This is a predicted structure of a 73-nucleotide RNA (transfer RNA) from Spermophilus dauricus. The organism belongs to Spermophilus, within Eukaryota. The coordinates come from a structure-prediction model, not an experiment, and the mean pLDDT is 84. Its Rfam family is "tRNA". Its family is annotated with triplet codon-amino acid adaptor activity in the Gene Ontology. It is annotated as a transfer RNA.
RNA sequence: GGGGAUAUAGCUCAGUUGGUAGAGUGUUUGUCUCACACGCAGAAGACCCUGGGUUCAAUCCCCAGUACCACCU
Numbered sequence: 001g002g003g004g005a006u007a008u009a010g011c012u013c014a015g016u017u018g019g020u021a022g023a024g025u026g027u028u029u030g031u032c033u034c035a036c037a038c039g040c041a042g043a044a045g046a047c048c049c050u051g052g053g054u055u056c057a058a059u060c061c062c063c064a065g066u067a068c069c070a071c072c073u
Base pairs, nucleotide, nucleotide: 001072002071004069006067007066010025011024012023013022019056027043028042029041030040031039049065050064051063052062053061
């Protein structure tokens, strides 16, 4: 220098060929226990990497950029 993959909750990851998003774990509340852990029930937590474009409507489609990963030269 080149063509690619990835970016979504604190962490690890799903998801939708356009109609405002879930799981596990963690945190927290209640319950349980002499107490803790485990179990059970509930809650909070992400406007989906950034900026534009298309559209009635974009996490999803298009363009540019950023970060990171491996590959080619």